[in-house]
Molecule: transfer RNA
Organism: Defluviitaleaceae bacterium
């Protein structure tokens, strides 16, 4: 320098262009002698960043960051 695969909630991940979820962490609360386990609930996201399509983009495309792999 070039090919490619990720970047979405604290963590690990899903998400056919049509209002963004899931365990598991917190928090509240059941349960009991307390503490784990176990049940219910509630709350957390400007989706990397930039631009462009499009009635509408997390998703399509342009340009970057930044990680992993691979060629030379």
């Nucleotide at each position: 320098u070039c090919c490619u695969c990720g970047a979405u909630a604290g963590c690990u991940c899903a998400g056919c262009g049509g209002u963004a979820g899931a365990g598991c962490a917190c928090u509240c609360g059941g349960c009991u002698g307390u503490u784990a386990a176990c049940c219910g609930a509630u709350a957390g996201g400007u989706c990397c960043c930039u631009g462009g399509u499009u009635c509408g983009a997390a998703u399509c495309c342009u340009g970057g960051u930044c990680g992993g792999g691979g060629a030379g």